[in-house]
RNA sequence: AAAUAGAUAGGGCUAAUUUAUUGAAAGAUAAAGACGCAAAGCUAGAGGGGCUAAGGUCACCACCGAAUGAAAGUGGUGGAGGACUAUGCCAGCCAGUUGCUUAU
Numbered sequence: 001a002a003a004u005a006g007a008u009a010g011g012g013c014u015a016a017u018u019u020a021u022u023g024a025a026a027g028a029u030a031a032a033g034a035c036g037c038a039a040a041g042c043u044a045g046a047g048g049g050g051c052u053a054a055g056g057u058c059a060c061c062a063c064c065g066a067a068u069g070a071a072a073g074u075g076g077u078g079g080a081g082g083a084c085u086a087u088g089c090c091a092g093c094c095a096g097u098u099g100c101u102u103a104u
Base pairs, nucleotide, nucleotide: 003104004103005102012037013036017032018031019030020029021028022027035092041097042096043095047094048093049090050089051088055085056084057083058082060079061078062077063076064075067074068073
């Protein structure tokens, strides 16, 4: 220096949950907490996969016809919340990449 392994030592991280903040949500941050983890370090259009649907598109029901709008224009308004969609998220899903200690 490289490869393999995860017993020992020194340590490290933090799941669920609770509180507070933030966000449309998924989630994130901080404190407490510790299920677990040899990478539970880092990487998210530019590896795969997964979550959410604000916004957008389509569809459903009702009302209006010279309706609606400042105008251009072409439908407009309201209701319920069905489907699709990431530019928003997840690295403790797989993956990529980097690395500590000890043993061989």

A computed fold for a 104-nucleotide RNA from Neobacillus rhizosphaerae, annotated as c-di-GMP-I riboswitch aptamer.
Its mean pLDDT, the model's own confidence on a scale to 100, is 77.
Rfam family: c-di-GMP-I riboswitch aptamer. Gene Ontology term of the family: cyclic-di-GMP binding. Rfam describes the family as follows. GEMM was predicted in a large-scale screen for bacterial structured RNA regulatory elements.